């Protein structure tokens, strides 16, 4: 110095006017809009979108429904172990596969429970079987499964013994199954015997086995105010009542169709919340102490121009809130680690 | 904001559960029938099964991420 692998931070900056959204404070106490609730001026001050504020793929508070119950059906998840409100997430380790290395991937339980599927080719494709060959034999017919040849797969591999020709039939090693020791919390690693060892793969097919899961969603929900038109079918052995049946438990009308208002308060933003230090822990995460209050809109607020500077600004705009994942994204800057050359 | 479906030929649809050579109609095209056309016979063409990604010996089917189109939801009585 060249490459390379990890991870982390930012995501135009400063200053004027105009200008928008709630707030807090103060000036008006008149006047206007509305049916009422209730809302409108003006000044002045501090605040005021994102790492993904997106998809709406998990979890979870909230809130209503019997504080959520029985079974039966469905859904999820899946190597160990930890983290935490919870996850399908995340830290750690273990095995599998890539890599020369840093390092990087990995839905990884169960196929001697049970079912189903394995087209074509091929002799045979899952209670095994024999085209060609090879060996007996004159054929008939019979013995093998080395080797040929079909496939994504052909009944452990390779090297010897043996044989009429072979063949775990036998032997050694290698791989597999099973026990047992010995390390570990545990996945599992390492040893060390026994079994010649038919029982392939697929469970992101059915299913089994563990473990979890009521259900709907803020257009949940509660309150005010104003308006209106009624008809039909069903009706307690009946309908509803938050996904299927179904017991059980409230509740008395449901439902179609038409008809009437689409006004307004709360739910709303103080939370598992930010920031700093210091201590446990590999870590993820937890403990304590200070310190701070950071949008809350309902047709929906962040833009607009001027100066100035550079790297010329990519992805993209909150909508009940949070913890993830997953996608998209000009560019800058930072730590940290391996390799290969040189120099000293 | 929430909550659901879809996506196969130029149109409209099926195959998807339980993977194995993708089909129907309509339109297109080519003969044939007619004096012509029309309709009616015969026949033939055309799909990267929305898009990458993985499972599998193989994927339209199955899992998982994305794009695109639809449709549904306010209160009162």
């Nucleotide at each position: 110095a060249c490459u390379g692998c990890g991870g982390g931070a930012u995501g135009u900056g400063u200053g004027g006017c105009c200008g928008c959204g709630g707030c807090u404070g103060g000036a008006a106490c008149a006047g206007c809009c509305g049916a009422a609730a209730g809302g409108c001026u003006c000044c002045a001050g501090a605040c005021g979108a994102g790492g993904a504020a997106a998809g709406u793929c998990c979890g979870g508070g909230c809130u209503u429904c019997a504080u959520a119950g029985g079974g039966c059906a469905g859904g999820a998840u899946g190597c160990c172990g930890g983290a935490u409100a919870a996850c399908g997430u995340c830290c750690g380790g273990c095995g599998g596969g890539g890599g020369a290395a840093a390092c990087c991937u990995u839905a990884g339980g169960g196929a001697a429970a049970g079912c189903g599927c394995a087209a074509c080719a091929g002799a045979a494709a899952g209670u095994a079987u024999a085209c060609c060959g090879c060996c007996c034999g004159c054929a008939a017919g019979g013995g093998u499964a080395a080797g040929g040849g079909u496939g994504a797969a052909a009944u452990g591999g390779c090297a010897g013994u043996g044989u009429a020709a072979g063949a775990g039939a036998c032997u050694a090693c290698c791989g597999c199954u099973u026990g047992c020791c010995u390390g570990g919390u545990a996945a599992c690693a390492g040893g060390u015997a026994a079994g010649g060892c038919a029982u392939u793969g697929c469970a992101a097919g059915c299913c089994c086995c563990a473990u979890c899961c009521g259900a709907a969603g803020c257009a949940a929900g509660a309150c005010c105010g104003a308006a209106u038109a009624g008809a039909a079918a069903c009706c307690a052995u009946a309908c509803a009542g938050u996904u299927g049946c179904u017991c059980g438990c409230u509740g008395u009308g449901u439902u179609u169709c038409g008809g009437g208002u689409a006004g307004g308060u709360c739910g709303c933003u103080u939370g598992a919340g930010u920031c700093u230090u210091c201590c446990g822990g590999u870590a993820a995460c937890g403990g304590a102490a200070g310190a701070u209050c950071u949008a809350g809109a309902u047709a929906g607020a962040u833009g607009g121009u001027c100066a100035c500077a550079c790297a010329c600004g990519a992805c993209a705009u909150a909508a009940c809130c949070c913890g993830g994942c997953u996608u998209a994204c000009a560019g800058u800057c930072c730590c940290g680690c391996g390799g290969u050359u040189u120099c000293a | 904001c929430g909550g659901c479906g879809a996506u196969u030929a130029g149109c409209g649809c099926a195959g998807c559960c339980c993977g194995g050579u993708a089909g129907c109609g309509c339109a297109u095209c080519u003969g044939g029938u007619u004096u012509g056309g029309g309709a009616c016979c015969a026949g033939a063409g055309g799909g990267u099964c929305g898009c990458a990604g993985g499972u599998u010996c193989g994927a339209a089917c199955c899992c998982u991420g994305c794009a695109u189109c639809g449709c549904c939801g306010a209160c009162c009585a």
Two RNAs folded together computationally: RNase P RNA and transfer RNA, 421 nucleotides in total.
Rfam match: Bacterial RNase P class A. Rfam links the family to the GO terms tRNA processing, dimeric ribonuclease P complex and ribonuclease P activity. By type it is a ribozyme.